A computed fold for a 342-nucleotide part of an RNA from a Candidatus Kuenenbacteria bacterium, annotated as large-subunit ribosomal RNA, domain IV. The sequence was found in a public genome assembly. It matches the Rfam family "Bacterial large subunit ribosomal RNA". Rfam links the family to the GO terms ribosome and structural constituent of ribosome. The organism belongs to Candidatus Kueneniibacteriota, within Bacteria.

Context: one part of a larger RNA
RNA sequence: CUUUUGUUUAGGAACUCGGCAAAACAACGUGCGUAACUUCGGGAUAAGCACUGUCCGACAUUUCGUCGGACCGCAGUAAAAGAUUCCAAGUGACUGUUUAUCAAAAACAUAGGUCCCUGCUAACUCGCAAGAGGAUGUAUAGGGGCUGAUGCCUGGCCAGUGUCAGAACGUUAAAAGGAUUCGUGAACUCCGACGUUAUGUCGGAGGGUAGCGGAGAAUUGAAGCGCUGAUGAACGCCGGCGAUAACUAUAAUCGUCCUAUGGUAGCGAAUUUCCUUGUCGUGUGAGUUACGACCCGCACGAAUGGCAUAACAACUUGGAAACUGUCUUAACAAAGGACUCG
Numbered sequence: 001c002u003u004u005u006g007u008u009u010a011g012g013a014a015c016u017c018g019g020c021a022a023a024a025c026a027a028c029g030u031g032c033g034u035a036a037c038u039u040c041g042g043g044a045u046a047a048g049c050a051c052u053g054u055c056c057g058a059c060a061u062u063u064c065g066u067c068g069g070a071c072c073g074c075a076g077u078a079a080a081a082g083a084u085u086c087c088a089a090g091u092g093a094c095u096g097u098u099u100a101u102c103a104a105a106a107a108c109a110u111a112g113g114u115c116c117c118u119g120c121u122a123a124c125u126c127g128c129a130a131g132a133g134g135a136u137g138u139a140u141a142g143g144g145g146c147u148g149a150u151g152c153c154u155g156g157c158c159a160g161u162g163u164c165a166g167a168a169c170g171u172u173a174a175a176a177g178g179a180u181u182c183g184u185g186a187a188c189u190c191c192g193a194c195g196u197u198a199u200g201u202c203g204g205a206g207g208g209u210a211g212c213g214g215a216g217a218a219u220u221g222a223a224g225c226g227c228u229g230a231u232g233a234a235c236g237c238c239g240g241c242g243a244u245a246a247c248u249a250u251a252a253u254c255g256u257c258c259u260a261u262g263g264u265a266g267c268g269a270a271u272u273u274c275c276u277u278g279u280c281g282u283g284u285g286a287g288u289u290a291c292g293a294c295c296c297g298c299a300c301g302a303a304u305g306g307c308a309u310a311a312c313a314a315c316u317u318g319g320a321a322a323c324u325g326u327c328u329u330a331a332c333a334a335a336g337g338a339c340u341c342g
Base pairs, nucleotide, nucleotide: 001337002336003335004334005333006332007331008330010328011327014326019323029051030050031049032048037042039149053071054070055069056068057067058066059065072076084321085320086319087318088317089316090315091313092312096108097107112147113146114145115144116143117142118141124133125132126131150308151307152306153305155238156237157236160235161234162231163230164229165228166227169226170225171224175220176219180215181214182213183212184211188206189205190204191203192202193201194200239257240256241255242254243253266300267297278294279293280292281291282290
């Protein structure tokens, strides 16, 4: 010097991102006492106060005990073990689950809510298939999506996208169809050469039957799409400008443009507010945090749920009491290491 541990005058969070770490009262005993709030169960051991040894006597005694007196000590749950508590706010209802090995949470799950699918050889999942699960179940069942106890609620928009339903018309594949046309192609016609007259041979051109082959119009032709309608606890979306009241200011009101409709209730500088340490109030000697309000919501908002909410939380934030070497400011002690020798 360092690690672990212990002690400390005065102060008591001045430390620090933050009371991290440490300290501390009380200690699931006995008696008393116990608030707001509340889903009436809780909250609650709330908080807070007092007591506790040994011996004797009385009463009551099944037991527990109650009362009175005496004795000792600084100290009687004499050791050890054995919750710190409160106030306020946010988030998530709760118990639970999670990143084995940097994250335990406000994330996931949850009961509850709601929507969609599924009539049983179910939907759905696995498998090439056979088959299996679903289920030895049957819509009070099973699968999927979203939300997330409970309370009060859940507004407007179907223009876009999706889904469902519809079937008149338009469009439309393979396929069917085969108008027409092309190639090849026999007969036949013409020309030339040879040959000599034969109904000859050879070559070329034209011609084009049947067949074969190529191209191919009209027409017929499903779902889908177009089309019609429904649908938001489907994906989603929910305006701008100008003017106006007898001080001023403001605008219940009016005009106008655009749109499918222009954000309702509730909440709001919020885990959301840039400007911003917004403004006012409370708390402090002093408060970028906190709480209560305001509303000018850059850019809250209703199951991508909105707003409340008792209980709960190794959650997040602010404050208080108690307590302390966290600090003012450091000191001392013990043990281990470091150091020397081996």